A computed fold for a 213-nucleotide RNA from a Gemmataceae bacterium, annotated as SAM riboswitch aptamer (S box leader). The organism belongs to Gemmataceae, within Bacteria.
[in-house]
RNA sequence: AUCUUAUCCAGAGUGGCUGAGGGGCCAGGCCCGACGACGCCACAGCAACCGGGCGGGAGGACUUUGGAGGUUGGAAAUCGGAGAUUGGAAGCACCGCUGCUGACCCAAUGUCCCAUUCCCAACCUCCAAUCACCACCCCGCCGCAGGUGCUAACUCCUGCCCGGCAAACGCCUCGCUCCGAACGGGAGCGGGUAUGGCCGGGGAAGAUAAGAU
Numbered sequence: 001a002u003c004u005u006a007u008c009c010a011g012a013g014u015g016g017c018u019g020a021g022g023g024g025c026c027a028g029g030c031c032c033g034a035c036g037a038c039g040c041c042a043c044a045g046c047a048a049c050c051g052g053g054c055g056g057g058a059g060g061a062c063u064u065u066g067g068a069g070g071u072u073g074g075a076a077a078u079c080g081g082a083g084a085u086u087g088g089a090a091g092c093a094c095c096g097c098u099g100c101u102g103a104c105c106c107a108a109u110g111u112c113c114c115a116u117u118c119c120c121a122a123c124c125u126c127c128a129a130u131c132a133c134c135a136c137c138c139c140g141c142c143g144c145a146g147g148u149g150c151u152a153a154c155u156c157c158u159g160c161c162c163g164g165c166a167a168a169c170g171c172c173u174c175g176c177u178c179c180g181a182a183c184g185g186g187a188g189c190g191g192g193u194a195u196g197g198c199c200g201g202g203g204a205a206g207a208u209a210a211g212a213u
Base pairs, nucleotide, nucleotide: 001213002212003211004210005209006208007207008206013043014042015041016040017039021032022031023030026159027158028157029156044151045150046149049147050146051144052142053141054140055139056138057137059134060133064129065128066127067126068125069124070123071122072121073120074119076117077116078115080113081112082111084109085108086107087106088105090101091100092099093098155205160202161201162200163199164198165197169196170193171192172191174190175189176188177187178186179185
């Protein structure tokens, strides 16, 4: 110097120096100023942008506990199935209370498989509570021997755009009446007009802070 974001109707002054303009520039207003402005310095103060501190919220991960669900493994019980042994029964042979038998039937006892239920263990997911902790974010407070800023008037107001209100005032080479010295005159009534006025929002520009280049 440029860019981005935030804020700009709140707040807060004394002393000293200087000596003529100042309120950023342009324009129009309005203010401040020889009762000394503006500026500079000192001190004091305001504010809370940055930094710092404190508290809270939200969020995150961790420890522990409890609950729910799922997977795996183990154990038990039951149903079903397969096969084994034994016995019965059955079949065959036979004179026979004897012998043989692989299919079918029944019972008992082990074995294996499947399914269901219950229990236990491990792991995973979710929920709740809890101990202690924390990056970023949000809110509030403090005003700190920190970095700035600020300490007349809203950034002193307006200027560009949009919206709303107002015909009271103002304005009008409008109409009528009256006055008068007769004109670019005045008064009253009527008509028109939102350029002027007020309020709100936005923009531009500027100032300050924080950050970036």